This is a predicted complex of two RNAs, RNase P RNA and transfer RNA, with 462 nucleotides together. Its mean pLDDT, the model's own confidence on a scale to 100, is 76.
[in-house]
RNA sequence: CCACACGCCCGGGCGGCCGCUGCCAUUGGCAGAGGAAAGUCCGGGCUCCACGGAUCGACGGUGGCGGGUAACGCCCGCCGGGGGUGACCCCAGGGAAAGUGCCACAGAAAGCAUACCGCCGGACCGGCCCUUGCGUAAGGUAUGAGGGCUUCCGGCAAGGGCGAACGGGUGCGGCAAGAGCGCACCGCGCUCCCGGCAACGGGGGCGGCAUGGCAAACCCCACCGGGAGCAAGGCCGAAUAGGCACGCACGCCCGCAUCGCGCGGGCACGGCAUGAUCCGGCCGGCGUGCGGGUUGGCUGCUGGAGGCGCAUGGCAACAUGCGCCCGAGAGGAAUGGUCGCCCCCCGAUUGGGGACAGAACCCGGCUUACAGGGCGUGUGGCACC
RNA sequence: GGUCCCGUAGCUCAGCCGGAUAGAGCAGCGGUUUCCUAAACCGGAGGUCGCAGGUUCGAGUCCUGCCGGGACCGCCA
Numbered sequence: 001c002c003a004c005a006c007g008c009c010c011g012g013g014c015g016g017c018c019g020c021u022g023c024c025a026u027u028g029g030c031a032g033a034g035g036a037a038a039g040u041c042c043g044g045g046c047u048c049c050a051c052g053g054a055u056c057g058a059c060g061g062u063g064g065c066g067g068g069u070a071a072c073g074c075c076c077g078c079c080g081g082g083g084g085u086g087a088c089c090c091c092a093g094g095g096a097a098a099g100u101g102c103c104a105c106a107g108a109a110a111g112c113a114u115a116c117c118g119c120c121g122g123a124c125c126g127g128c129c130c131u132u133g134c135g136u137a138a139g140g141u142a143u144g145a146g147g148g149c150u151u152c153c154g155g156c157a158a159g160g161g162c163g164a165a166c167g168g169g170u171g172c173g174g175c176a177a178g179a180g181c182g183c184a185c186c187g188c189g190c191u192c193c194c195g196g197c198a199a200c201g202g203g204g205g206c207g208g209c210a211u212g213g214c215a216a217a218c219c220c221c222a223c224c225g226g227g228a229g230c231a232a233g234g235c236c237g238a239a240u241a242g243g244c245a246c247g248c249a250c251g252c253c254c255g256c257a258u259c260g261c262g263c264g265g266g267c268a269c270g271g272c273a274u275g276a277u278c279c280g281g282c283c284g285g286c287g288u289g290c291g292g293g294u295u296g297g298c299u300g301c302u303g304g305a306g307g308c309g310c311a312u313g314g315c316a317a318c319a320u321g322c323g324c325c326c327g328a329g330a331g332g333a334a335u336g337g338u339c340g341c342c343c344c345c346c347g348a349u350u351g352g353g354g355a356c357a358g359a360a361c362c363c364g365g366c367u368u369a370c371a372g373g374g375c376g377u378g379u380g381g382c383a384c385c
Numbered sequence: 386g387g388u389c390c391c392g393u394a395g396c397u398c399a400g401c402c403g404g405a406u407a408g409a410g411c412a413g414c415g416g417u418u419u420c421c422u423a424a425a426c427c428g429g430a431g432g433u434c435g436c437a438g439g440u441u442c443g444a445g446u447c448c449u450g451c452c453g454g455g456a457c458c459g460c461c462a
Base pairs, nucleotide, nucleotide: 001381002380003379004378005377006376007375008374009373010372012342013341014340015339016338017337018336020032021031022030023029024028034356038367039366041365042364043363044362045361046229047228048227049226051280052279053278054277055276056275059225060224061223062222063221064078065077066076067075068074079093080091081090082089083088094220095219099218100217101214102213103212116160117159118156119155120154121153122152123151126150127149128148129147130146131145132144134140168186169185170184171183172182173181187209188207189206190205191204192203193202194201195200233299234298235297236296243290244289245288246287247286248285251267252266253265254264255263256262269284270283271282272281292461293460294459306325307324308323309322310321311320312319313318343354344353345352346351386458387457388456389455390454391453392452395411396410397409398408404442414428415427416426417425435451436450437449438448439447
């Protein structure tokens, strides 16, 4: 210098004038969008739902190991696998010898494996044909040798061929031909020892290989999860017909009583924000739909698992301690417009433009969008000293 | 703001527990018939299965992330 990897940051600045929202005050002052405010994909806080506890089931989710955290599907570190020359990056990464299911087409065979081509042996040397031999005067020949084609029976799974995948791979020996048939190495399984909290790694022995793949197919195992959501919820006010229909349950006894309504108690029954059972408790109705009125005010509402700095512990995520700071709270919804100077980009002379995008109860994450610019660490290559 | 659903041809829809050229009706195109049109009959065309990744030998179908569209949810009694 070129190319690249990783971790981060900024994402227009200053001033004048005019507006908007909130607060304090009274002709003024102060504050006023983001790294994603977004998607609403996860996890919580908070609030409500007369329920609380136990057991089981259903449903949903997560999935190497250890740690962090309020919690997580997030983060950190490690392990295993894969990619890259490398810095480094990617992985839904439990179980396929619990069971069920699927594996199209092709192919002989796709899951208790199989035999199309092929290799080998046999058919008292099958059948047909050819060459040669043998022999005769010639015709001949149930004869010898060799070869080709072909049928049947048996052995084999090395090679070919099919496929995404076909019952370990390479080599040597062995055999009629072959084969874990035997042996060596690699892989796999079981077991023992060592290291590690663990995932896992290393080594020894045994086994001749049984047990193909798919669980982002059903499923099994382990763990987690009550539901709804600020239009949750609370208070006040206004108005209306506190009306109608349907479903489930509306039972009995005793006492009081003004003997009509009603009140109290007991048993049963029903309900209690997902299904079943049990225990305790609460309620006496519960649920759905139609119709009617209204479209107001206050609250929840922003100071919080808050931010910044330093120290300590830890490889890190993070935790602890101390100090400092307070940075929007609107509600059909403010956070804007314009001018001047500067910065950047396009045109390059006057001009045009400033990425993605706009809080809505609040946090922790993930994911997605983003013009341009900057910082740090590292890798590979080239050149020079 | 919150909750939920859908996306396959121009339109309306099928497509099972993943299997190979993705179908049907209507519309549109060409032809036959007719003087012409309609109807009828015949034929052929038309698809980024919303997009992008992943799982699998194989994805319209399974999983994840985006994009687009739609529906519902106030208070009082």
Rfam match: Bacterial RNase P class A. The family's RNA type in Rfam is ribozyme.